[in-house]
RNA sequence: UGACCGAAAUGGCAAACCUGUUGAAAAACAGGGGCGCAAAGCUAAAGGGUCUAAAGCUCGAAAUCGAGCAAUGACAGCCUGGCCGGCCGAA
Repeated sequence: UGACCGAAAUGGCAAACCUGUUGAAAAACAGGGGCGCAAAGCUAAAGGGUCUAAAGCUCGAAAUCGAGCAAUGACAGCCUGGCCGGCCGAA
C1' cells in the first nucleotide's frame, strides 16, 4: 500500500409508531422518531418472492351493492444478480 475483515471514533442512512399530504389500496412523500444498517446507494423492463386489487372479467335478481379472479400498481430495509461508489484502521 492492497485484499479480506469489522473493534473504536467521526460522519451518513433511518424500522415501528405519531402528524400532514397524495392514492381505490398496497404504499409513497414531508416533519418528528430511532429498530437497525459498512452499500439500508441505484436497478422492480434481470430472475424468484411478498403486498394491494383500481380498470376489466365472472357470479349473485341486482345498480351506486357484495364475492371471486385479475398488475398495467407497489416493496431494493425479502433473496440472488447487475451498475456505480466507499470514511476509518484495533484484532